Notes:
Predicted 3D model of an 84-nucleotide RNA (transfer RNA) from Candidatus Moranbacteria bacterium RIFOXYB1_FULL_43_19. Lineage of the source: Bacteria > Bacteria candidate phyla > Candidatus Moraniibacteriota. It matches the Rfam family "tRNA". From the family's description: Transfer RNA (tRNA) molecules are approximately 80 nucleotides in length. The family's RNA type in Rfam is transfer RNA.
[in-house]
RNA sequence: GCCGCGAUGGCGGAACUGGCAGACGCGCUGGACUCAAAAUCCAGUGGUGGCAACACCAUGAGAGUUCGACUCUCUCUCGCGGCA
Repeated sequence: GCCGCGAUGGCGGAACUGGCAGACGCGCUGGACUCAAAAUCCAGUGGUGGCAACACCAUGAGAGUUCGACUCUCUCUCGCGGCA
C1' cells in the first nucleotide's frame, strides 16, 4: 500500500427483508425473606432537561439515499486478521 471483518446503555450481547433502538444476561437501585448476611424471589433501571405531564437526544465520527437507516452508499478514526 491492498483486501476482509468489527465498533450498539456501566459491562457482555441481540435487533429478521430498512419499519417502536437498546431484547436477554450481568451489574446497580428499591423491596420481600433472615437476628444479620449470602443465596433465592418481586419490581425498577440508556442519557439530558423538567416539580410533573412530557419533550429532546442516543448504534465509533461526518455526510448521502429514503416517508423511515444499527441495517444501504461515500469519506474518515480505531481494533483484529490476511496479502504484498